This is a predicted structure of an 88-nucleotide RNA (c-di-GMP-I-GGC riboswitch aptamer) from Atribacteria bacterium SCGC AAA255-G05.
RNA sequence: GUUGAUAAAGGCAAACUAUCCUAAAGGAUAGGACGCAAAGCAAUGGGUCUAAGGCACAUCAAGUGCUAUGACAGCCAGGCUGCCGGCU
Numbered sequence: 001g002u003u004g005a006u007a008a009a010g011g012c013a014a015a016c017u018a019u020c021c022u023a024a025a026g027g028a029u030a031g032g033a034c035g036c037a038a039a040g041c042a043a044u045g046g047g048u049c050u051a052a053g054g055c056a057c058a059u060c061a062a063g064u065g066c067u068a069u070g071a072c073a074g075c076c077a078g079g080c081u082g083c084c085g086g087c088u
Base pairs, nucleotide, nucleotide: 001087002086003085004084011036012035016031017030018029019028020027021026034074040080041079044077045076046075047072048071049070053067054066055065056064057063
C1' cells in the first nucleotide's frame, strides 16, 4: 500500500422503553441488541427527512403548496484516522 473476518483481543449499538432538549426532523443520557471490518471522525458532492421563519393560495374557520439557514455519516460516493491477520 492492498485485502480479509466463521480467527484472537476488543469496540460500536438498530428497533423499543424512560427522562431531557427541539416547531419538527432529529439529538443527549440510561437501559436494550437489529446489525456493523471502520456502524471511528468530519456535512465536500449527491440523496433523503423536517418546515420554525419566509413566500404563494385560500379564508367564517380550518388549512394547502413551495422553500433550509435545520437534520440524517447505521443512504451512496469521496476525505482524514485506526486493531489484528494474509499478500506485496

Of the family's consensus pairs, 90% are formed in the model.